[in-house]
Context: one part of a larger RNA
RNA sequence: UGGCGGGGGCCCGCACAAGCAGCGGAGCGUGUGGUUUAAUUCGAUGCUACACGAAGAACCUUACCCGGGUUUGACAUCCAGGUGGUAGGGAACCGAAAGGCAACCGACCCUUCGGGGAGCCUGGACAGGUGCUGCAUGGCUGUCGUCAGCUCGUGUCGUGAGAUGUCCGGUUAAGUCCGGUAACGAGCGCAACCCUUGCUGUAUGUUACAUGUGUCAUACAGGACUGCCGGUUUAGUGCCGGAGGAAGGCGGGGAUGACGUCAAGUCAGCAUGGCCUUUAUAUCCGGGGCUACACACACGCUACAAUGGCCAGUACAACAGGUUGCAAAACCGCAAGGUGGAGCCAAUCCCUAAAACUGGCCUCAGUUCAGAUUGCAGGCUGCAACUCGCCUGCAUGAAGUCGGAGUUGCUAGUAACCGCGCGUCAGCAAUAGUGCGGUGAAUACGUUCUCGGGCCUUGCACA
Numbered sequence: 001u002g003g004c005g006g007g008g009g010c011c012c013g014c015a016c017a018a019g020c021a022g023c024g025g026a027g028c029g030u031g032u033g034g035u036u037u038a039a040u041u042c043g044a045u046g047c048u049a050c051a052c053g054a055a056g057a058a059c060c061u062u063a064c065c066c067g068g069g070u071u072u073g074a075c076a077u078c079c080a081g082g083u084g085g086u087a088g089g090g091a092a093c094c095g096a097a098a099g100g101c102a103a104c105c106g107a108c109c110c111u112u113c114g115g116g117g118a119g120c121c122u123g124g125a126c127a128g129g130u131g132c133u134g135c136a137u138g139g140c141u142g143u144c145g146u147c148a149g150c151u152c153g154u155g156u157c158g159u160g161a162g163a164u165g166u167c168c169g170g171u172u173a174a175g176u177c178c179g180g181u182a183a184c185g186a187g188c189g190c191a192a193c194c195c196u197u198g199c200u201g202u203a204u205g206u207u208a209c210a211u212g213u214g215u216c217a218u219a220c221a222g223g224a225c226u227g228c229c230g231g232u233u234u235a236g237u238g239c240c241g242g243a244g245g246a247a248g249g250c251g252g253g254g255a256u257g258a259c260g261u262c263a264a265g266u267c268a269g270c271a272u273g274g275c276c277u278u279u280a281u282a283u284c285c286g287g288g289g290c291u292a293c294a295c296a297c298a299c300g301c302u303a304c305a306a307u308g309g310c311c312a313g314u315a316c317a318a319c320a321g322g323u324u325g326c327a328a329a330a331c332c333g334c335a336a337g338g339u340g341g342a343g344c345c346a347a348u349c350c351c352u353a354a355a356a357c358u359g360g361c362c363u364c365a366g367u368u369c370a371g372a373u374u375g376c377a378g379g380c381u382g383c384a385a386c387u388c389g390c391c392u393g394c395a396u397g398a399a400g401u402c403g404g405a406g407u408u409g410c411u412a413g414u415a416a417c418c419g420c421g422c423g424u425c426a427g428c429a430a431u432a433g434u435g436c437g438g439u440g441a442a443u444a445c446g447u448u449c450u451c452g453g454g455c456c457u458u459g460c461a462c463a
Stems, first nucleotide, its partner, number of pairs: 001463002003460003007457007015447002019410005026302008034293002042053002064288007073126001077125007088105002093100002108117003128277002131275003137271002139266003142262001144260001149188006155164003167180004194254004199222007225248001228242005304403001308362006321350002325344002330339003369400001374395007416439007
């Protein structure tokens, strides 16, 4: 100087407390461990792995296993030689395909007509590797933590390591600002500048509303600064209350992550040193596997019902997406879906809610709750749904009556409940992820305690 303390003081955070809804029990979905397997590819492992890489494993993907092929190679560059019925196409035959063999058809550019180029073949340099090392690395990322810290120049103090500044008193979300002060200044962080949302004005008006007062859309501008008033304070920073205002003291949300820590994560996104491999650890194809299943954990979905279930009627969104696409009306089908094809390269056309509300039935039961599982019949995508897709109808109706110890999220348009869109994508195992709107709470006395963090101080046998 740091680190640590079941030392002290001050302060903060959904950290506790106060509340609301959950998880932990059941069934199912997904991930992981374990076990199994020819293979169940690999990575991620306290917080900071476990709906994580994966924004979508039937083939492909795919890296794994089995089997069958190829060997200058699926891909790049160069050199040498060869090649005119050459490159390319390709019947027949072998084959699961890849591949092998191969009748036949059959080109391009330049040219001084000698040939040259491209292509192809052979040979050689080389290619290739999701092989190893994240403890050789770049880049990127997680975490402490959006915590308020981390440093420097000059000066001063100290033999020196170093200290001071960065301390003290107030104050703040903040090393934010003020006052004091051997310090005076400065940098990276904080804040602001950026985007979005809430209010107003101006301009414009297609395809929006419906006929100009306005909604909406687009683009600019204004508006909030403790500016005004009162109280309080060292009359300093500020704090409390009020007015006006759409908005008040950072208005809400986002982007933005200092010096560093964990030899944290990633050689499988990419790049890259070294090592290894080169008729195989490369590459192509068919099939299988990644989907196994005594079990254990993690994240979710659906429920256990009457604030409910079912039936009928009837309203109200927003963000998005659409040409190998979105698809209306109409018709067929109980339905999934099919026929159909208007319109739309989209403020024009399409896709467009559910909870809610009104009426009726059910009357507390393993039920008109719940829907797992299984059988049959269909539909869709796709070369192909056996391993291993999704959806529909009929039948079947399991566990489950609110969950032990423990544990998670959330402070307001939030939680909770309700549906809708999008990405990936032929299709979909999405209940995941990410957005959008609809309905819309309860509680916070307080900082003793738990966890994490910041500052000052103290002890130390630690560095």
Source information:
The part of an RNA shown here (small-subunit ribosomal RNA, 3' major domain) has 463 nucleotides and comes from an uncultured Chloroflexota bacterium. It matches the Rfam family "Bacterial small subunit ribosomal RNA". Gene Ontology terms of the family: structural constituent of ribosome and ribosome. The coordinates come from a structure-prediction model, not an experiment, and the mean pLDDT is 82.